Molecule: Bacterial RNase P class A
Organism: marine eukaryotic metagenome
C1' cells in the first nucleotide's frame, strides 16, 4: 500500500418507471484530542479549575502533521524526548558512607610537643548514581584556582541563521558546591455549556390530579462571586403517552492532471457520487483460481492518536 478473486443461481435493504443502480473498515474498535452542524435566560467581568510549553510552517482546528534546533543513545545508517524557568520560595532524595547542601573528615599527608593531643589539610585513598570542574606547570611544613597556561562554565560584542540556536572569533571573570518541577509552585498562551437518546414537525391520549415546605428583605438560572434575565422553586404521591416524519448523507468529500514547495500540504481544470439501517439489511449454494484468507460489522458527519493484525 492491498486486505481473497471471478462467474452464474436463489434470497435481503435502499433507490428506479424497470433487478435501473449501489450496498461495512484499514482499522468500522477505544471513546482519548480537534471540529462541522443542532440547541440553550450571561456566547459580560473578576477569581478559580483544566489544557499545551523549543523554533517555524501546515490545517477549519488540535495535545495532530511537516521540516529543523538542542539533548540523549547507537560503530552506523538512524531512532526517541512531558523539550519555558533551579539565582523567587517550598520539598524529596533509601543502603552503603565521615559527611548528600549551612556538605563535612574515616583512613591518609604536614608541623609541635610527645606515645596521647593540638593545629592545619581537602591535593591521594575508600563509600556511592552523584563528594567544591579536568590536564600540566609553579607555589606550599604539608596541600588548595592557591597562582599561571590550556580546556570546560558564566557574560557581554561580534559573525551566520526569519527563529530555535551555531561559532577552534574576541573581551571580562577564578567562577553558582550539583539532581528532581512527569514535585508543590513560578512565568507564557488558550478554554460558554450541553450533545442527533441534539433538535424540528405532525398525530393521539391524559387528571386545568393531589399533598408538604420555602416565598419578594425571597428563590431560579451557566463552577463560585459581581452584574445581567426570569417569577415561582424543591420534595412525595398517583395518571396518560413513549407512535409516525424529518434531522440522514454532495462532503473542510475521493481521484487524475498541471504548477509552487526539502515536506506536511496549496492552488488550477477535469471527471466520479461510492450504506443510510431501526429487535437493527449484504447471506446461502455451485464451480474455477490463488497469497488458501488473520484483526474482525457502519448507525449524525469528518480530521487525528491509540490498541489489534494472517500473508503480500
Nucleotide at each position: 500500500c492491498c486486505a481473497g478473486a471471478u462467474a452464474a443461481u436463489c434470497g435481503c435493504u435502499c433507490u428506479u418507471a424497470a433487478u435501473u443502480g449501489a450496498g461495512a473498515g484499514g482499522a468500522a474498535a477505544g471513546u482519548c484530542c480537534g471540529g462541522g452542524c443542532u440547541c440553550c435566560u450571561u456566547u459580560g467581568g473578576a477569581c478559580a479549575a483544566g489544557a499545551c510549553g523549543c523554533c517555524a510552517g501546515g490545517u477549519a482546528a488540535c495535545a495532530c502533521c511537516u521540516g529543523g534546533g538542542a539533548g540523549a543513545u547507537g560503530c552506523a545508517a538512524a531512532u526517541c524526548u512531558a523539550c519555558g524557568g533551579a539565582a523567587a520560595g517550598u520539598g524529596c532524595a533509601a543502603c552503603a558512607g565521615a559527611a548528600a547542601a549551612u556538605u563535612u573528615a574515616c583512613c591518609g599527608c604536614c608541623u609541635a610537643a610527645a606515645u596521647u593531643u593540638a593545629g592545619g589539610u581537602a591535593a591521594g585513598g575508600g563509600u556511592g548514581a552523584a563528594a567544591a570542574g579536568g590536564u600540566g606547570c609553579g607555589g606550599u611544613a604539608a596541600g588548595a584556582g592557591c597562582g599561571c597556561a590550556c580546556c570546560g562554565c558564566a557574560u557581554a560584542u561580534c559573525a551566520g541563521g526569519u527563529a530555535a540556536c551555531u561559532g577552534a572569533a574576541u573581551a571580562u571573570g577564578g567562577c553558582a558546591a550539583g539532581g528532581c518541577a512527569a514535585a508543590c509552585c513560578c512565568c507564557g498562551u488558550c478554554u460558554g455549556g450541553a450533545g442527533c437518546a441534539a433538535g424540528a414537525c405532525c398525530a393521539a391520549a391524559u387528571a386545568g390530579g393531589a399533598g408538604u415546605u420555602c416565598a419578594a428583605u425571597a428563590g431560579u438560572u451557566a463552577g463560585u462571586c459581581c452584574u445581567g434575565a426570569c417569577u415561582g422553586a424543591a420534595c412525595u404521591u398517583g395518571g396518560g403517552u413513549a407512535g409516525g416524519u424529518u434531522g440522514c448523507u454532495u462532503g473542510a468529500a475521493u481521484c487524475u492532471u498541471a504548477u509552487g514547495g526539502c515536506g506536511a500540504c496549496a492552488u488550477a481544470a477535469g471527471a466520479u457520487c461510492u450504506a443510510g439501517a431501526u429487535g437493527a439489511a449484504u447471506g446461502a449454494u455451485u464451480a474455477u483460481c490463488c497469497u488458501a484468507g488473520a484483526c474482525a460489522g457502519a448507525a449524525c458527519c469528518c480530521g487525528g492518536c491509540u490498541u489489534a493484525u494472517a500473508g503480500g